Predicted 3D model of a 75-nucleotide RNA (transfer RNA) from a Pseudomonadota bacterium. Its Rfam family is "tRNA". Rfam classes the family as a transfer RNA. The coordinates come from a structure-prediction model, not an experiment, and the mean pLDDT is 80. The RNAcentral record of the sequence draws on ENA.
């Protein structure tokens, strides 16, 4: 310069196969229950513009452009 993969909760990651209506799972964090405390267990709750913008659709996390950032490849 070209090309490919990855990018979703504070961390790890599912979901992309076939677009479908509420965006989830552990773990961490707040409460609480249990215990004379602690720690385990155990129940409840917050926590996302799905990397960013646009575009296509009735509908986009999923497709389409272009952008950033992280990793590999060709040169």
């Nucleotide at each position: 310069g070209c090309c490919c993969u990855c990018g979703u909760a504070g961390c790890u990651c599912a979901g992309u196969u076939u677009g479908g209506a509420u965006a989830g799972a552990g773990c961490g964090a707040a409460g609480g229950a249990u215990u004379c405390c602690u720690a385990a267990u155990c129940c409840u709750u917050a926590g996302g513009u799905c990397g960013c913008a646009c575009g296509u659709u009735c509908g986009a996390g999923u497709c389409g452009u272009g952008u950033c950032g992280a990793g590999g490849g060709c040169a």